[in-house]
Predicted 3D model of a 469-nucleotide part of an RNA (small-subunit ribosomal RNA, 3' major domain) from an uncultured bacterium.
The RNAcentral record of the full RNA draws on ENA, Greengenes and SILVA.
Rfam family: Bacterial small subunit ribosomal RNA. Gene Ontology terms of the family: ribosome and structural constituent of ribosome.
Its mean pLDDT, the model's own confidence on a scale to 100, is 85.
Context: one part of a larger RNA
């Protein structure tokens, strides 16, 4: 100099109070751990591993196990010899794969040949998701959206250093301001970037419809007004007042305003730190295998299951359960696709078939609201688990897939210590879509929009951070 203190002061932060809702019980999803297994592939391990990599494990994916196989190899490059490529179709085999038949003769050309692909040899060499993230780039978490980290020149110190950057004020800010042996500058803050809340303005199509006319309909004619769509612009700066401060910085409080003091949200993470994480995205040094630790192929596992722990779905009910009418989103996806409609099946879905490469066509919002019903019960609550018939996907749904229907109807009566998220269009409820995707175990993730609360005295205490001593 840091760095720690159950030292001190000063300050923050959903950290605590204060509220709402939860999780820990119970079923069932999915990770992890243990065991298990021929394998149960691998790596992640306090916040910062555990619905993590995986934005889709039936085969493929796969890397893991049995067996069957291959040895210039599944892939790149070079060199030789033969054949165009490609297409079929037998036998054998679980398959890779082994054996064998037709049918084809293209392109370029100095007629030697060559270019592409295919088989066969030899060999320089492919190959490795093997080992090391404690050798590496690269990318990335975490402290932390925390206010910090540090520099040139000057001073001061023998020197490490130190001064600046500490003080008083102020703020979200090392933010400003006023002071000072410091003056100044850089990386951060903040603003510039995007979406969103108001208004103008260009511009109307596939969107919109006041007025005219017109229809079953914004269906058509017609309009640009409105909404909306997107392109440009205005607009918020403590800019105006008042008070309080140092005539400062700034804070209270007012007006006017679609917004007000950073309006709201995102992009964006300083110098570090944890030999964090990752040699299984990729990349690479080194080591280590080369008839195998490398390639093909079947089946099988990654989906076991006394048990233990994380996340999450659904419930335990009457602010609810069923029936039956009935409104209203926003965002996005669609041609090996979304799929009206009709028809047929109780349905899952089948079949026929319109329309769209999409502001044009497809996709029902649901809660909500109006009306019945059910009367406190292990029930018209719940829906595990099992039976039996079905549907789709897909070479194949036995291990190991999603629906449907009928029948079953198990625990669960609000959960101990302990503990988790959230401060506003948020919490809490609600439904909708998307990527991956044949097809799905999704209740997981990313987004969208509908209803819409309570609470915050306060900073003693608990976490975590900041500064100064």
């Nucleotide at each position: 100099u840091g760095a720690c203190g159950g030292g001190g002061a000063c300050c923050c932060g959903c950290a605590c109070a204060a509220g709402c809702g939860g999780u820990g019980g119970a079923g069932c999803a999915u990770g992890u751990g243990g065991u298990u297994u021929a394998a149960u592939u691998c790596g992640a391990c306090g916040c910062a591993a555990c619905g993590c990599g995986a934005g889709g494990a039936a085969c493929c994916u796969u890397a893991c196990c049995a067996g069957a196989u291959c040895u210039u190899g599944a892939c790149a490059u070079c060199c030789u010899g033969c054949g165009a490529a490609u297409g079929c179709c037998c036998g054998u085999g679980a398959g890779a794969g082994c054996g064998g038949g037709c049918a084809g003769u293209g392109c370029c050309u100095u007629c030697g040949g060559g270019a592409a692909c295919g088989c066969a040899g030899a060999g320089a060499c492919a190959g490795g998701u093997g080992g090391u993230g404690c050798a590496u780039g690269g990318c990335u978490g975490u402290c932390g959206a925390c206010a910090g980290c540090u520099c040139g020149u000057g001073u001061c110190g023998u020197g490490a250093g130190a001064u600046g950057u500490u003080g008083g004020g102020u703020u979200a800010a090392g933010u400003c301001c006023c002071g000072c042996a410091a003056c100044g500058a850089g990386c951060g803050c903040a603003a510039c970037c995007c979406c969103u809340a108001u208004c103008g303005u260009u511009a109307g199509u596939u969107g919109c419809c006041a007025u005219c006319a017109u229809u079953a309909a914004g269906u058509u004619g017609g309009g640009g007004a409105c909404u909306c769509u997107a392109g440009c612009g205005a607009g918020a700066c403590u800019g105006c007042c008042u008070g309080c401060g140092a005539a400062g910085a700034g804070c209270a409080g007012g007006a006017g305003g679609a917004a007000g003091g950073u309006g709201g949200g995102g992009a964006u993470g300083a110098c570090g730190u944890c030999a964090a994480g990752u040699c299984a995205u990729c990349a690479u040094g080194c080591c280590c295998c080369u008839u195998a630790u490398g390639a093909u192929c079947u089946g099988g596992g990654c989906u076991a299951c006394a048990c233990a722990c994380g996340u999450g779905c659904u419930a335990c009910a009457a602010u609810g359960g069923c029936c039956g009418g009935u409104a209203c989103a926003g965002a996005g996806a669609g041609c090996a696709g979304c799929c009206a409609g009709g028809c047929g099946g109780c349905a899952a879905c089948g079949c026929c078939g319109a329309g769209c490469g999409a502001a044009u066509c497809u996709u029902u919002a649901a809660a909500g609201c109006c009306g019945g019903u059910c009367c406190a019960a292990g029930u018209u609550c719940g829906g595990a688990u099992u039976g039996a018939a079905g549907c789709c996907u897909g070479c194949a749904a036995c291990u190991c897939g999603g629906c449907u229907u009928c029948a079953u109807g198990a625990a669960g009566c609000c959960g101990g210590a302990a503990u988790c998220g959230c401060u506003a269009g948020u919490a809490a409820u609600c439904g909708c879509a998307g990527a991956u995707c044949a097809g799905c175990a999704a209740u997981g993730c990313u987004g969208c929009g509908g209803u819409g609360a309570a609470u915050a005295c306060g900073u003693u205490c608990u976490c975590g951070g900041g500064u100064c001593u």